RNA sequence: UUAGAGUUUGAUCCUGGCUCAGGAUGAACGCUAGCGGCAGGCUUAACACAUGCAAGUCGAGGGGCAGCAUGAGACGGAGAUUCGUCGAAGUCUUGAUGGCGACCGGCGCAAGGGUGCGUAACGCGUGAGCAACUAGCCCGUUUCUGGGGGAUAACCGGUGGAAACGCCGACUAAUACCCCAUGGCAUUGACUUUGGGCAUCCUUAGUCAAUUAAAGAACUUCGGAAACGGAUAGGCUCGCGUGACAUUAGCUUGAUGGCGGGGUAACGGCCCACCAUGGCGACGAUGUCUAGGGGUUCUGAGAGGAAGGUCCCCCACACUGGAACUGAGACACGGUCCAGACUCCUACGGGAGGCAGCAGUGAGGAAUAUUGGUCAAUGGACGCAAGUCUGAACCAGCCAUGCCGCGUGCAGGAAGACGGCUCUAUGGGUUGUAAACUGCUUUUAUGCGGGAAUAAGAUCAGAUACGUGUAUCUGCGUGCAUGUACCGCAUGAAUAAGGACCGGCUAAUUCCGUGCCAGCAGCCGCGGUAAUACGGAGGAUCCGAGCGUUAUCCGGAUUUAUUGGGUUUAAAGGGUGCGUAGGCGGCCUGGUAAGUUAGAGGUGAAAUCUCAUCGCUCAACGAUGAACGUGCCUCUGAUACUGUCGGGCUAGCGAGAGAGUGCUGUGGGCGGAAUGUGUAGUGUAGCGGUGAAAUGCUUAGAGAUUACACAGAACACCGAUUGCGAAAGCAGCUCACAAACUCUUAUCGGACGCUGAGGCACGAAAGCGUGGGGAGCAAACAGGAUUAGAUACCCUGGUAGUCCACGCCGUAAACGAUGAUUACUCGUUGUUGGCGAUAGACCGUUCAGCGACCAAGCGAAAGCGAUAAGUAAUCCACCUGGGGAGUACGUUGGCAACAAUGAAACUCAAAGGAAUUGACGGGGGCCCGCACAAGCGGAGGAACAUGUGGUUUAAUUCGAUGAUACGCGAGGAACCUUACCCGGGCUUGAAAGUUAGUGACGGACUUGGAAACGAGUCUUCCCUUCGGGGCACGAAACUAGGUGCUGCAUGGUUGUCGUCAGCUCGUGCCGUGAGGUGUCGGCUUAAGUGCCAUAACGAGCGCAACCCUUGCCGCCAGUUACUAACAGGUAACGCUGAGGACUCUGGCGGGACUGCCAUCGCAAGAUGUGAGGAAGGUGGGGAUGACGUCAAAUCAGCACGGCCCUUACGUCCGGGGCUACACACGUGUUACAAUGGGAGGUACAGAAGGCAGCUACCCGGCGACGGGAUGCCAAUCCCCAAAACCUCUCUCAGUUCGGACUGGAGUCUGCAACCCGACUCCACGAAGCUGGAUUCGCUAGUAAUCGCGCAUCAGCCAUGGCGCGGUGAAUACGUUCCCGGGCCUUGCACACACCGCCCGUCAAG
Repeated sequence: UUAGAGUUUGAUCCUGGCUCAGGAUGAACGCUAGCGGCAGGCUUAACACAUGCAAGUCGAGGGGCAGCAUGAGACGGAGAUUCGUCGAAGUCUUGAUGGCGACCGGCGCAAGGGUGCGUAACGCGUGAGCAACUAGCCCGUUUCUGGGGGAUAACCGGUGGAAACGCCGACUAAUACCCCAUGGCAUUGACUUUGGGCAUCCUUAGUCAAUUAAAGAACUUCGGAAACGGAUAGGCUCGCGUGACAUUAGCUUGAUGGCGGGGUAACGGCCCACCAUGGCGACGAUGUCUAGGGGUUCUGAGAGGAAGGUCCCCCACACUGGAACUGAGACACGGUCCAGACUCCUACGGGAGGCAGCAGUGAGGAAUAUUGGUCAAUGGACGCAAGUCUGAACCAGCCAUGCCGCGUGCAGGAAGACGGCUCUAUGGGUUGUAAACUGCUUUUAUGCGGGAAUAAGAUCAGAUACGUGUAUCUGCGUGCAUGUACCGCAUGAAUAAGGACCGGCUAAUUCCGUGCCAGCAGCCGCGGUAAUACGGAGGAUCCGAGCGUUAUCCGGAUUUAUUGGGUUUAAAGGGUGCGUAGGCGGCCUGGUAAGUUAGAGGUGAAAUCUCAUCGCUCAACGAUGAACGUGCCUCUGAUACUGUCGGGCUAGCGAGAGAGUGCUGUGGGCGGAAUGUGUAGUGUAGCGGUGAAAUGCUUAGAGAUUACACAGAACACCGAUUGCGAAAGCAGCUCACAAACUCUUAUCGGACGCUGAGGCACGAAAGCGUGGGGAGCAAACAGGAUUAGAUACCCUGGUAGUCCACGCCGUAAACGAUGAUUACUCGUUGUUGGCGAUAGACCGUUCAGCGACCAAGCGAAAGCGAUAAGUAAUCCACCUGGGGAGUACGUUGGCAACAAUGAAACUCAAAGGAAUUGACGGGGGCCCGCACAAGCGGAGGAACAUGUGGUUUAAUUCGAUGAUACGCGAGGAACCUUACCCGGGCUUGAAAGUUAGUGACGGACUUGGAAACGAGUCUUCCCUUCGGGGCACGAAACUAGGUGCUGCAUGGUUGUCGUCAGCUCGUGCCGUGAGGUGUCGGCUUAAGUGCCAUAACGAGCGCAACCCUUGCCGCCAGUUACUAACAGGUAACGCUGAGGACUCUGGCGGGACUGCCAUCGCAAGAUGUGAGGAAGGUGGGGAUGACGUCAAAUCAGCACGGCCCUUACGUCCGGGGCUACACACGUGUUACAAUGGGAGGUACAGAAGGCAGCUACCCGGCGACGGGAUGCCAAUCCCCAAAACCUCUCUCAGUUCGGACUGGAGUCUGCAACCCGACUCCACGAAGCUGGAUUCGCUAGUAAUCGCGCAUCAGCCAUGGCGCGGUGAAUACGUUCCCGGGCCUUGCACACACCGCCCGUCAAG
């Protein structure tokens, strides 16, 4: 000292990208802002610059004297006066003095300050070297400082020019310049000599020759000259390190080296003459692009990555380019010259300038400050010094730009105030101890007062001490910042809080507004009427004088992986081999010490970082010390490993000998079958082809068949998970040549090996070139089919091509999607070739291959597993999100086709792998259902009824819309209903409650009106405990009301899959996980029904059973039911007594369970015209509907959240509408007739209902019905059949079928039948003669057919719905097909789940 999260999916694991949380900044922008300290402040235009300042100094070097001051002199004369004279201002003269403009001269100006253009370089960093060097100022040592000369500036005179600036003449000085002397020393040359080293060499001592010095100044002191040494600073050289691009691969002629010269402070091709032909480069030369380098800074656990602002070091530059001069030092920021661009002045002839110094201006830009103060300190230049100069520096100003510190108060205070917000709202929650209020404090603020350190000296003047230049002391005197920091007193909570955010990541949520709009957004994503995601508000959270956003860097990212990744399927193994460079390399031993390692020395500047201590009140900041600086150089040791140089070995490798193997290669020869063609024969009508056809061939003789001949290509059987080869690939037989591999042996060599960037070679098919060949097949092409089309699939033909030779191409899913080599690691089994053994077998601690299954291990999983994807090692190749794209450009190769190399802009948040669960499949298996089939009857055609769509309308209220809407909500629309339309009214309202007040309410009558609603007259309360209560009317108020919206906010209810057999759970087990198992498999069942098996064992919801009904029997009980026996009675009847037998009623039981038998089967169970039985394998029917699906239906049945209306979207009334009608559909009724219609006669039910009712019976009417009358509140009375059966008639017609429509006349209900009722009678008598494609129901008391009842209801548009009984069939071989469903399995790029997903073209935007 190492943290993760979101996002691919229905879910999972993995791969993989994108995004976020952190830190940082010379920042900018938005909102906000009290103070202080310390820092920082043009990142852009090395763009252009007005103005001022930034480098001068020395009179103790010199000549001088323009200006200033002083002295002296002259003039002057205000004024004073003791009248002697003194004498101010002013003027002139005088270098005499202080000083001094300009000038000569010395030193400085090469430092300091700025910037980062250039530079990829010995530029920088680090470490060395110079025996190849320099130096003004400074220090030390030694010596010298003699003599002389000629000029020149200033000044003066003249003169040119607008100016800048000159020109001519004359005078003059020096520490300016020159000459001579001296010459130890120095340099060069020659000779002798000592010591040393590092190659050239360096060095000591000596001799000779040549060459060279000086300056003075008011002389205690400072200077000048020569030489050596030191310090410091510089110059040069070298090792190592220090960007990108190979789509930059070759570069170089002073180029590389030599000899000789020149030049330099010095080495050197630095330059030159001659000679040689070298030098650099895949360890990246050359070229292009980018860039000042370092100390350091940011980040990071580190390794790294990024950066180089402020401070320090180095470099480079100074308008752009070039050049030298002066000088110790420059090729010189505020010097010179030349050229260029630009700006300015001009008298047009010429001139001047260079802020990347400090301020400042313009411009550019998102963006960066004052034309400030002072030399007091620190430092620098000059000077003996005083001092002068210093935009270096120190300070101040501006800016929240950053870091740090302080404050905006503290304590108490619950009626938990008011207000706000909110909720389930008489109330609660929250804001919130927050406020108010009480007490306290005074940092800050304001006022007043005091008030620093930074200053030490040095110099100067004096004194003392000695050792004459030092020390000490005294004195004079120095502060910009600054009256600042700081301190004290007074006043008073007084002067001071914001920003962002609140869906997840990510701390923090409610209401309102909005309604895929406005907007948000870092990623995922929010917003389409209940938005915790937009906007506002209340509240919360996080930071806080700041907070957010943007930009950039590092981190997270092990997402370039040295630390620390991968490549079967996710991106990724080169198509294969040989081999160069390179990398790596067996056993033993010796030397060496390059790598390695230990110790020591030098260096690694300071600042920075870290630690410790200290100083500013703390901190930031600063000081001191330590540590660090992982590096480089040197020395001395060590020698295991690596390297290197020797010696040896045989296990790797190679060679030899022997044995063997093969579809190994190249070239040649040979063979048969098949196909096609030719010729000839036989023979006759088709052949061929397909799902079906046609094109095609054929009477000119096809096809078929026989014989002969020819041609080309390919090699059946053997044949195999076989064999061989590096891969591509290789198959009839045989010969030759060549190569390889394996085994055995252990004869030889002795590490000779492995890999392999570039390179070379091989490399399927297709394609290309030239020349052959061409039977079959067959791109293109043609025709025929198929089809909506069919440039396809199918068919008939058919050319390149396929074949051979030679030459190109160089790619493939060139795949084991798995590079090569070596070693190690549990077993089983098959096979090929050897070896051993044996019995021709089995066999083996044997070698080399080819396969299968598996332990461990690995892997995301699938899987791999000695032929590894395990464990290790070496080398090579390749990968880094998807798309764009293997594209473009460039280059290389190719005849071309094309191949190799190979980007970017832009765009997306994924793309992807493996596995899981579903759904799906014109996948498979098994099974079921009136699903088909087999049947019966319908619908679809007609008329009518009814519902719907559409249209219409003032309104035709609303809802339901594939199955699962459409005789549905509605089980009753003339008014009402009623929700719709028109018109007329009401507004606390049509209804209910509470409280005042009034006393009626009501009834009768008149009147307006369509009614509601009014107007008017008459009449009129009850109870009481005397408080009041009941009832009605009424004002005000609180409540209302809404069939208005949202079924996509909901409850409840319902439909459907489906009465289908499924749906799950607990524990265990398996899997990283989603998940699986159980629930799978075999048999069986109507059934996940059961049995067997079984890593499962059990359980729940469903199934079944329990419930109701029906069918048989028994028991009990019998009235209104029944009547056998007994009795009575009638015209007749259980009519009556009576009975409890029967039927029946309704209560309780029984019965059926594959229980029995036979066969099959392990069992479960199945089968049987089995037995018995009323009933037989669930007896029939009903109720009962698992987890869930369809955002299925319903806010109009009801309830309910939210929204909306309130003299109306509420409510009352009259009328109308819901009943419309070119049309379309659904569901029905009646028919089309003779199995029928009509007439007459005659039977037999069940289940319901009945008092505003059902009604017997009688009378009237043709009838609906009317008038009477009776029974029944019901096993009592009433309502009660039709088909059937018998007889007659009709005789196949639009009819004696059919009854629509219409006319007339009625009946009934009702306030009222016009819109708009039903029924009756008479008359009229339409369509329709069995219905296209298609489609519906039904498997037995079922279909079909016949009638009856009930609910709703005044009546009824009921042919509907719900029930009831009567009569009463046919058929099912079977599961291929259609539909729906269940289980198992398989594929999948689907998961809104195939009505999915998705590709291309076109059009519009």